[in-house]
Context: one part of a larger RNA
């Protein structure tokens, strides 16, 4: 390379959008580029086959004919498929309309309990902490009780196997602005689609820059214990940080360790959002049920798989496109490049060893 793979053995980019490329519904006509057929030309020699000749024979060699050379070029036809142009269509896709659900995003305003502080009143000797203690706090009146006020963070119960979002993620209430989704209708466009190298955007926690904020928690640090030691686990403190604004950074067991899209392939149950209908009814924004579409789950058939298991939400049966893998270590290291304020990120070897 061919081939084989990528849930767990090596291997699906963190996620989405999207350029080139690749792939691509039904239909009319034209062209004839690919494709198919025929003809002609050309396609060195040697090698190969047959015949003859010649070295005394043989191998070998020579001559003649054939074959090979699977190709290329020109010409003439064919038109199913692909392609190009063209005509039309609506089943894909999109737009539109209708009501619906949602912790989807951004901003503003309000609320709540707890915690801590402050000043005051009551009250007196302890409080706190642990397996046990001590450090620590306390007669300058603590802990505790009462009501007040201030501050920052957070959003219990409801809460779910629930919901939304591309992923990261999202949970007090109201308002404003914005976005997406499923369902139903079938008014419009008429293949406008799928995937996606480069590229762009988004991207937890921690980190960085500048300015604010700092209740609680709390890397570092200090102290007390434990211990042979204890640079830890436990305790008392506590700075960065955690919070907000504007930027940078760009990584995670960023996991379902499962790329996206389309078609097909038993059933049963639960649940969320629609739609159509049925029954009951206290007529309510009520209760129950049937069918169907879309999601979220659970069991399971065929089938698959090394097995665990997966199983219409595939890891089944097929199709299109992308990314990635090729024994372990050295190593996600070195070097070069590139991005970054830095920390570092991206790309990414080899010697050697086994």
């Nucleotide at each position: 390379u061919u081939g084989g793979g990528u849930c767990u053995a090596a291997a699906a980019c963190a996620u989405u959008c999207g350029u080139a490329g690749c792939u691509u519904g039904u239909u009319u006509u034209a062209u004839a580029a690919g494709u198919u057929u025929c003809u002609u030309g050309u396609g060195a020699a040697a090698u190969c086959u047959u015949a003859u000749a010649u070295c005394u024979c043989a191998a070998a060699u020579a001559u003649a004919a054939g074959g090979c050379g699977u190709g290329c070029a020109a010409g003439a036809a064919a038109u199913a498929c692909u392609a190009u142009a063209u005509u039309a269509c609506u089943a894909g896709a999109g737009a539109c309309c209708g009501g619906a659900a949602g912790a989807c995003g951004c901003a503003a305003a309000g609320a709540g309990u707890a915690u801590g502080g402050u000043a005051a009143a009551g009250g007196u000797a302890g409080c706190g902490g642990u397996a046990a203690a001590a450090u620590g706090c306390g007669u300058u009146a603590a802990u505790c009780u009462u009501a007040a006020u201030c501050a920052g963070a957070c959003u219990a119960a409801c809460a779910a196997u629930a919901g939304c979002g591309a992923a990261g993620g999202c949970a007090u209430u109201u308002u404003g602005c914005g976005a997406g989704u499923a369902c139903g209708g079938a008014u419009c466009u008429g293949a406008c689609a799928g995937u996606a190298a480069g590229g762009a955007a988004u991207g937890a926690a921690g980190g960085c820059u500048a300015g604010g904020g700092u209740c609680g928690c709390g890397a570092a640090a200090g102290g007390g214990a434990u211990u042979a030691g204890a640079u830890a686990c436990c305790c008392c403190u506590g700075u960065a940080g955690u919070c907000c604004u504007a930027g940078c950074a760009g990584u995670a067991a960023a996991c379902a360790c499962u790329g996206c899209u389309c078609a097909c392939u038993a059933a049963a149950c639960a649940u969320u959002a629609g739609u159509a209908c049925c029954u009951c009814c206290u007529c309510g924004a009520g209760a129950g049920g049937u069918a169907u579409u879309a999601g979220u789950g659970c069991u399971g058939u065929a089938g698959a798989g090394a097995a665990g298991u997966c199983g219409g939400a595939g890891a089944g049966u097929g199709a299109g496109c992308u990314a990635c893998c090729u024994g372990g270590g050295a190593a996600g290291u070195a070097u070069a490049g590139u991005c970054g304020c830095a920390a570092g990120g991206c790309c990414g070897a080899a010697a050697c060893u086994u």

Small-subunit ribosomal RNA, central domain from a metagenome, 354 nucleotides, folded computationally. The full RNA is in RNAcentral, with records from SILVA.